[in-house]
RNA sequence: GCCCCCAUAGUGUAGCCUGGAUAUCAUACUGGCUUGCGGAGCCAGUGACUCGGGUUCGAAUCCCGAUGGGGGCA
Numbered sequence: 001g002c003c004c005c006c007a008u009a010g011u012g013u014a015g016c017c018u019g020g021a022u023a024u025c026a027u028a029c030u031g032g033c034u035u036g037c038g039g040a041g042c043c044a045g046u047g048a049c050u051c052g053g054g055u056u057c058g059a060a061u062c063c064c065g066a067u068g069g070g071g072g073c074a
Stems, first nucleotide, its partner, number of pairs: 001073007010027003020057001028046006050066005
């Protein structure tokens, strides 16, 4: 220098190919219930699409570029 893959709550993930209504689940955290107590159980809540642009009525999803990480070739 060229090519490929990845980026979603504090953490780990589903969703992306095939655009659609409030973005999934677990864990964590907060509150409540329960309990002799509790870090166990139950209920509720909080919190995320790496960034910029484009297409579209509508983008996590499609297109272009950037950034960061991983791999390959030279």
The prediction has a mean pLDDT of 82. Transfer RNA from a Candidatus Woesearchaeota archaeon, 74 nucleotides, folded computationally. Its Rfam family is "tRNA". Rfam classes the family as a transfer RNA.